[in-house]
Molecule: transfer RNA
Organism: Candidatus Iainarchaeum sp.
RNA sequence: GGAUCCAUGGUCUAGUUGGUAGGACGUCACCUUCACACGGUGAAGAUCAUCGGUUCAAAUCCGAUUGGAUCCA
Numbered sequence: 001g002g003a004u005c006c007a008u009g010g011u012c013u014a015g016u017u018g019g020u021a022g023g024a025c026g027u028c029a030c031c032u033u034c035a036c037a038c039g040g041u042g043a044a045g046a047u048c049a050u051c052g053g054u055u056c057a058a059a060u061c062c063g064a065u066u067g068g069a070u071c072c073a
Base pairs, nucleotide, nucleotide: 001072002071003070004069005068006067007066010025011024012023013022019056027043028042029041030040031039049065050064051063052062053061
């Protein structure tokens, strides 16, 4: 220098035939207990790496950039 793949709540991850972003763990509140733990119920928390484009509508399609992994030279 070139090619491929990845980036989504605090952490891990699903969703890529475009149509309200889901789950697990964790956090908080309540129930349960003499109390703690376990268990149950509920809540908060991600404008999907950044910028731009296409579209009525983008995590998803297109381009550029940033970071990471692998391979080639």